[in-house]
RNA sequence: UUCUUAUCUAGAGAAACUGAGGGACUGGCCCAAUGAAGUUUCAGCAACCAGUGUGUUUCAUUCGCAUGCAUGGUGCUAAAUCCAGCAGGAAAUCCCUGAGAGAUAAGGC
Numbered sequence: 001u002u003c004u005u006a007u008c009u010a011g012a013g014a015a016a017c018u019g020a021g022g023g024a025c026u027g028g029c030c031c032a033a034u035g036a037a038g039u040u041u042c043a044g045c046a047a048c049c050a051g052u053g054u055g056u057u058u059c060a061u062u063c064g065c066a067u068g069c070a071u072g073g074u075g076c077u078a079a080a081u082c083c084a085g086c087a088g089g090a091a092a093u094c095c096c097u098g099a100g101a102g103a104u105a106a107g108g109c
Stems, first nucleotide, its partner, number of pairs: 002108007013042005021031003025085004043077003048073003051069006081101001086098004
């Protein structure tokens, strides 16, 4: 870089340095000198992977399944992935479903 699988309406921010952008893209709509993005430190959320406790099965172990913990590897800590984008439905400008795109994790090439 690319492929596969799973998840994405829940949850969780302070300080220091710095100083104008940011929310992937496009359109909208928002956030931002009452401090954006970035870097660092500390804290937190979550439970994908590793680890580990308990239950279940078994003569027993492994595996599996269910349910915990949160030590390690990631990830995340405005707004549903902020909303839409394509297709279908519905009916009256609003809504629903699916796909696509994107993000994250695990595995493969």
Molecule: SAM riboswitch aptamer (S box leader)
Organism: Clostridium acidisoli DSM 12555